Predicted 3D model of a 72-nucleotide RNA (transfer RNA) from Caenorhabditis briggsae. Model confidence (mean pLDDT): 83 of 100. It matches the Rfam family "tRNA". From the family's description: Transfer RNA (tRNA) molecules are approximately 80 nucleotides in length. Their secondary structure includes four short double-helical elements and three loops (D, anti-codon, and T loops). Further hydrogen bonds mediate the characteristic L-shaped molecular structure. tRNAs have two regions of fundamental functional importance: the anti-codon, which is responsible for specific mRNA codon recognition, and the 3' end, to which the tRNAs corresponding amino acid is attached (by aminoacyl-tRNA synthetases). tRNAs cope with the degeneracy of the genetic code in two manners: having more than one tRNA (with a specific anti-codon) for a particular amino acid; and 'wobble' base-pairing, i.e. permitting non-standard base-pairing at the 3rd anti-codon position.
RNA sequence: CCUGUGUUGGCUCAGUGGCAGAGCGUCUGUCUAGUAAACAGAAGGUCGCUGGUUCGAUUCCAGCAUGAGGGA
Numbered sequence: 001c002c003u004g005u006g007u008u009g010g011c012u013c014a015g016u017g018g019c020a021g022a023g024c025g026u027c028u029g030u031c032u033a034g035u036a037a038a039c040a041g042a043a044g045g046u047c048g049c050u051g052g053u054u055c056g057a058u059u060c061c062a063g064c065a066u067g068a069g070g071g072a
Stems, first nucleotide, its partner, number of pairs: 001071003005067003010024004018055001026042005048064005
């Protein structure tokens, strides 16, 4: 320099155009002599950034940023 790909709660990841989810973690409650486990509930997200397409974008397109690759 060229090329495809990833970026979504604290962590690991789903979600291919129509109300953003799961597991783990955190917090509260129940239970226990107490802790853990179990059970019930809750909080936590401008979906990397800026534009474009669309009635409508986490999703499609372009640029940028960044991560790990492949090629020269």